[in-house]
């Protein structure tokens, strides 16, 4: 001097489901899965199965967080869950600092 990393800062992306009863979009209760299924506000009475804010959680190219295909296919189950496929598929949100760690290069001394 360089590379990588821990770490820190800032920024960004994302989903919020399923089942039973209840029943306007849904609300409430219970159950399930999950990292996460929370809280508040608004809107509509319509194809508006809607929108916003906050919180928690997950993820940011070494990207299966998440979306599309997909109301998908196979296995299993009473059903959900779960397992496999699809899947080397198509998309998908990053910058800075880095005094600590490791490695490399150059130079100096013995």
């Nucleotide at each position: 001097g360089g590379g990588c990393c821990a770490u820190c800062c800032c920024c960004g992306g994302g989903g919020g489901a399923g089942c039973g009863c209840u029943g306007g979009c849904c609300u409430g209760c219970g159950c399930u899965u999950g990292a996460g299924a929370g809280g508040g506000g608004g809107g509509c009475a319509a194809g508006a199965g809607c929108c916003c804010c906050c919180g928690a959680c997950c993820c940011g190219c070494u990207g299966a967080a998440c979306c599309u295909g997909a109301u998908c296919c196979g296995g299993c189950u009473g059903a959900c869950a779960c397992c496999g496929g699809c899947g080397u598929a198509g998309g998908g949100a990053g910058g800075g600092a880095g005094c600590g760690g490791c490695c490399c290069c150059a130079u100096c001394u013995c």
Source information: The RNA shown here (TPP riboswitch aptamer (THI element)) has 110 nucleotides. It matches the Rfam family "TPP riboswitch aptamer (THI element)". Rfam links the family to the GO term thiamine pyrophosphate binding. The literature on the family includes a 2003 paper in FEBS Lett by Kubodera et al., "Thiamine-regulated gene expression of Aspergillus oryzae thiA requires splicing of the intron containing a riboswitch-like domain in the 5'-UTR". The sequence was found by an Rfam model in a public genome assembly.